Predicted 3D model of a 390-nucleotide RNA (Bacterial RNase P class A) from a Bryobacteraceae bacterium.
Its Rfam family is "Bacterial RNase P class A". From the family's description: Ribonuclease P (RNase P) is a ubiquitous endoribonuclease, found in archaea, bacteria and eukarya as well as chloroplasts and mitochondria.
The source organism's lineage runs through Bacteria, Pseudomonadati, Acidobacteriota, Bryobacterales and Bryobacteraceae.
The sequence is in RNAcentral, with records from ENA.
It is recorded under the gene name rnpB.
Of the family's consensus pairs, 94% are formed in the model.
RNA sequence: CCUGUUGUACGGGUGGUCGCUCGCGGGGUGGUUUACUCGCUUCGCGGGAGGAAAGUCCGGUCUCCAUAGGGCAGCAUGCCGGCUAACGGCCGGGGGGGUUCGCUCAAAGCGGAUUUCACGGAAAGUGCCACAGAAAAUAUACCGCCGGAUGCCCGGGUGCAAGCUCGGUUUUCGGUAAGGGUGAAAAGGUGCGGUAAGAGCGCACCGCGGAUGGAGCGAUCCGUCUGGCAGGGAAAACCCCAUGCGGAGCAAGACCAAAUAGGGGAGGAGGAGCGGCCCGCUCCGUUCGACUUCCGGGUAGGUUGCUAGAGCUUGGCAGUAAUGUCUCGCCCAGAGGAAUGACCGCCGCCCUUCGGGGUACAGAAACCGGCUUACAGUCCGGCAGGCCCA
Numbered sequence: 001c002c003u004g005u006u007g008u009a010c011g012g013g014u015g016g017u018c019g020c021u022c023g024c025g026g027g028g029u030g031g032u033u034u035a036c037u038c039g040c041u042u043c044g045c046g047g048g049a050g051g052a053a054a055g056u057c058c059g060g061u062c063u064c065c066a067u068a069g070g071g072c073a074g075c076a077u078g079c080c081g082g083c084u085a086a087c088g089g090c091c092g093g094g095g096g097g098g099u100u101c102g103c104u105c106a107a108a109g110c111g112g113a114u115u116u117c118a119c120g121g122a123a124a125g126u127g128c129c130a131c132a133g134a135a136a137a138u139a140u141a142c143c144g145c146c147g148g149a150u151g152c153c154c155g156g157g158u159g160c161a162a163g164c165u166c167g168g169u170u171u172u173c174g175g176u177a178a179g180g181g182u183g184a185a186a187a188g189g190u191g192c193g194g195u196a197a198g199a200g201c202g203c204a205c206c207g208c209g210g211a212u213g214g215a216g217c218g219a220u221c222c223g224u225c226u227g228g229c230a231g232g233g234a235a236a237a238c239c240c241c242a243u244g245c246g247g248a249g250c251a252a253g254a255c256c257a258a259a260u261a262g263g264g265g266a267g268g269a270g271g272a273g274c275g276g277c278c279c280g281c282u283c284c285g286u287u288c289g290a291c292u293u294c295c296g297g298g299u300a301g302g303u304u305g306c307u308a309g310a311g312c313u314u315g316g317c318a319g320u321a322a323u324g325u326c327u328c329g330c331c332c333a334g335a336g337g338a339a340u341g342a343c344c345g346c347c348g349c350c351c352u353u354c355g356g357g358g359u360a361c362a363g364a365a366a367c368c369g370g371c372u373u374a375c376a377g378u379c380c381g382g383c384a385g386g387c388c389c390a
Stems, first nucleotide, its partner, number of pairs: 001386007009378002012347007020048011050361001054372002057370005062249004074245005079093005094119001095117009120240002125238002128233002142180002144176006151169001153168006188206006207229001208227008253304004263295005270284005311330002315326004348359004
């Protein structure tokens, strides 16, 4: 210097014109009689998407419903300590695994760095362990190794011969679990002794079980004594143990409330139409009540919930850290069929056939804390690899 990976911060800048939405202020106008207040319109100023606004996976605030208390079922979590409103999140620690480096002749072992882990229980019970293999959990024996017996077998030694003896081999009866072989996994591992051959059969070290001492809040670690070693794996099979969880969600919920049609109360013998009055006529009524009036529920519609908050930020303090606390400063969308836009310049970056083209992922819907996923490009840091120079 380049490439990859990872963490962190950012994720286009600056003008013009025309709009959209919210707030504040001014003018005009209307509802009304001045004012208050509200609507419409206009002018000025100010605010107007994100690091993930996404997936809706986890946890909370808030709201309504349910609820004496407890249990069953169901779901989730699962080494220890801490943080937090809470969490399945975060921080720190312990243990196991991987990679790499150092010590070492090397291995083993120890130590450092980094990374990763659903990391309670397999001796409560039930079930499972494909293929291969002798055997996959009451252990067992294919090849092999060793011992005994056996034969019209083979070979050697000896002998005149019968025979005797040694070795091999066949069959058979036992011993063994070192070695081979199978498997993801093989009944503690390595070494020495021991033995007919072997074997925790004996011993040393490691691992493991039991007892116990010390350190630590704890997970756990470091020892001592003792036991010859045990029913292997898997709970991301059912299950057991411990802990947590009532349900639905802002379309939650609250308030105001029209027309029409129902409901209830009171009055009620009249009421309505035929252009003003009378007569007359027609219709609806006087048990099933026309008509008048009041009340109540709900719908359309409107208002609210709604954005000052577990808020952002400066500096200090406490803490390894997550985080907490004090302090300076700040107000940073609040729409609601749903605004946050369109066009034109200049600059930046990328591609280019030099004409030009492109500029990631992605769009708030009550709010907050996390997790996960998507993402062109850029700054800085860590790690790994490569090249060049000294």